[in-house]
Molecule: transfer RNA
Organism: Candidatus Woesearchaeota archaeon
RNA sequence: GGGGACGUCGUCCAACCUGGCUAGGACGGCCGCCUCCAGAGCGGUUAAUCGGGGUUCAAAUCCCUGCGUCCCCA
Numbered sequence: 001g002g003g004g005a006c007g008u009c010g011u012c013c014a015a016c017c018u019g020g021c022u023a024g025g026a027c028g029g030c031c032g033c034c035u036c037c038a039g040a041g042c043g044g045u046u047a048a049u050c051g052g053g054g055u056u057c058a059a060a061u062c063c064c065u066g067c068g069u070c071c072c073c074a
Base pairs, nucleotide, nucleotide: 001073002072003071004070005069006068007067010027011026012025013024020057028046029045030044031043032042033041050066051065052064053063054062
């Protein structure tokens, strides 16, 4: 320099292809129930779409651009 994949709660992973109205799950954190205490179990709660722009009634999702990570080629 060329090509490809990816970027979503603290962590891991869905939803993206086929746009749709509270972005879901597991683990973790916090509170409660239970227990002599703790753990396990149960209930509740916490928290996110990499930045900017565009299209649209509506964007995590489509388009453009930037940034970052990884892989391949040179």